[in-house]
Molecule: transfer RNA
Organism: Candidatus Pacearchaeota archaeon
RNA sequence: GGGUGCGUAGUAUAGUGGUAGAAUGAGCGGCUCCAACCCGCUAGAAGGGGGUUCGAUUCCCUCCGCGCCCA
Numbered sequence: 001g002g003g004u005g006c007g008u009a010g011u012a013u014a015g016u017g018g019u020a021g022a023a024u025g026a027g028c029g030g031c032u033c034c035a036a037c038c039c040g041c042u043a044g045a046a047g048g049g050g051g052u053u054c055g056a057u058u059c060c061c062u063c064c065g066c067g068c069c070c071a
Base pairs, nucleotide, nucleotide: 001070002069003068004067005066006065007064010024011023013021018054026042027041028040029039030038047063048062049061050060051059
């Protein structure tokens, strides 16, 4: 330089045009003499920008970051 894939809660991830879900972690409450375990509740996420569409996390373009292949 060319090609290709990925980017979603703090972490590791699912889903794929029509409400973004679970796990773990965090906070609060219950239980306990206290703590742990366990139970209940709460908050928390689509890399940036643009386009298509009634509607975009999803499709297209570009940029950024990461990985793989070729040279």